[in-house]
This is a predicted structure of a 93-nucleotide RNA (Glycine riboswitch aptamer) from Sporosarcina sp. NCCP-2716. The sequence was found by an Rfam model in a public genome assembly.

RNA sequence: AUGAAUGCAUGGGGAGAGAGCGCAUAACUGCGCCGCCGAAGGAGCAAGUGACAGGUUCAUGAAUCUCUCAGGCAAAAAGACUCAUGCUGGACG
Numbered sequence: 001a002u003g004a005a006u007g008c009a010u011g012g013g014g015a016g017a018g019a020g021c022g023c024a025u026a027a028c029u030g031c032g033c034c035g036c037c038g039a040a041g042g043a044g045c046a047a048g049u050g051a052c053a054g055g056u057u058c059a060u061g062a063a064u065c066u067c068u069c070a071g072g073c074a075a076a077a078a079g080a081c082u083c084a085u086g087c088u089g090g091a092c093g
Stems, first nucleotide, its partner, number of pairs: 007087007018034001020033005035073003041069001042067003048060004052055001
C1' cells in the first nucleotide's frame, strides 16, 4: 500500500443414510442383532520425485476417489466445503 497465501472469530448457505429389532433398566442408560450413509476426524494410492540392492524393490506422494476404524441414519445439534464481515499475516508490485 486498491495488501496475496495462511490462521482465528462472528453471521449466512450446506448432502446422504433406521424415530430399526430384542433383552435388561429409574433413565434420554447398558448389552446384543440386522440393515444402511460419507462431508468431522482417521486410513489406502496414481502420476511425479528420491534411494540403491536395479526390480513383481524401497521411501515419499492428492482428492468431494476408495475403505468405513471413528462418526452418523426424525427434529435439534454436528457437518467437508463455501459466502460476507472483522482481526491476523506481510507475498507480488
Of the family's consensus pairs, 90% are formed in the model.
Lineage of the source: Bacteria > Bacillota > Bacilli > Caryophanales > Sporosarcina.
Its mean pLDDT, the model's own confidence on a scale to 100, is 80.